[in-house]
RNA sequence: GCGCGUGUAGCUCAGUUGGAUAGAGCGUUGGCCUCCGGAGCCAAAGGUCGCAGGUUCGAAUCCUGCCACGCGCACCA
Numbered sequence: 001g002c003g004c005g006u007g008u009a010g011c012u013c014a015g016u017u018g019g020a021u022a023g024a025g026c027g028u029u030g031g032c033c034u035c036c037g038g039a040g041c042c043a044a045a046g047g048u049c050g051c052a053g054g055u056u057c058g059a060a061u062c063c064u065g066c067c068a069c070g071c072g073c074a075c076c077a
Stems, first nucleotide, its partner, number of pairs: 001073007010026004019057001028044005050066005
């Protein structure tokens, strides 16, 4: 340099044929419970969906460029 894959909450991951307000588990915070803690139960907070642009009535999803990471190939020697 070329090709392929991945990028969504603090972490691990879903997200259907493009459709209305983007979800789960764990974790965090608060409450209940308890002598205290753990466990359990209830609730809440937490997202520019990697970045920019485009298509569309409508984009996490489709297209283009770029960035980061991983794999393969090539180059160099």

A computed fold for a 77-nucleotide RNA from a Deltaproteobacteria bacterium, annotated as transfer RNA. The source organism's lineage runs through Bacteria, Pseudomonadati, Myxococcota and Myxococcia. Rfam family: tRNA. The family's RNA type in Rfam is transfer RNA. Rfam links the family to the GO term triplet codon-amino acid adaptor activity.